[in-house]
The prediction has a mean pLDDT of 80. A computed fold for a 158-nucleotide RNA from an uncultured Thermomicrobiales bacterium, annotated as glmS glucosamine-6-phosphate activated ribozyme aptamer.

């Protein structure tokens, strides 16, 4: 150094870097530069999100930027189908529709963020990076109104 086994810690805009871009050094060169090699830097800002199994797909919402949040690999609470479990629809059986935030749709209301940016300070030759302070979202959820909400039998007749 590699492989195997065991144990601990650590995550979902999460982890990683052989492309690209950038920095430094060396070689070459009168110098700049190009090229080559080496070592580094960058490479998604938060909000939101898990009934169990299998399969397929490859994941919601805005903020910022306008070469890079580009590109690549892996993963993820996402979508659809299906089986089981569970909720709702007066009871039961189908059926529908969802997932313990548990019927679908529309409109309205309501609350909340971090980076970017600016200022201050720390680290690095540099590219860059870390910390503190300052503002503003949408989705989901929640609240309100409206629309839709099947078949058969039974209950009920307010």
């Nucleotide at each position: 150094a590699c492989g195997c086994a065991c144990g601990a810690a650590c995550a979902a805009g999460c982890g990683c870097c052989u492309g690209g871009a950038c920095u430094c050094g060396c070689u070459c060169g009168g110098a700049g530069g190009a090229a080559g090699c080496g070592a580094g830097u960058u490479g998604a800002c938060g909000a939101g999100g898990u009934g169990g199994g299998a399969g397929c797909c490859g994941a919601u919402c805005g903020a910022a930027a306008c070469a890079u949040u580009c590109g690549g690999c892996g993963g993820a609470u996402g979508g659809c189908u299906u089986c089981c479990c569970g909720g709702c629809c007066g009871g039961c059986a189908c059926g529908g529709u969802c997932g313990a935030a548990a019927u679908g749709g529309a409109c309205g209301g309501c609350a909340c963020a971090a980076a970017c940016c600016g200022a201050u300070g720390g680290g690095g030759c540099a590219a860059c990076u870390c910390a503190u302070c300052g503002a503003c979202a949408a989705u989901c959820a929640c609240c309100g109104u409206c629309c839709a909400g099947g078949u058969g039998c039974c209950c009920a007749a307010g």
Source information: Of the family's consensus pairs, 86% are formed in the model. It matches the Rfam family "glmS glucosamine-6-phosphate activated ribozyme aptamer". It is annotated as a riboswitch. It was read from a public genome assembly, where an Rfam model found it.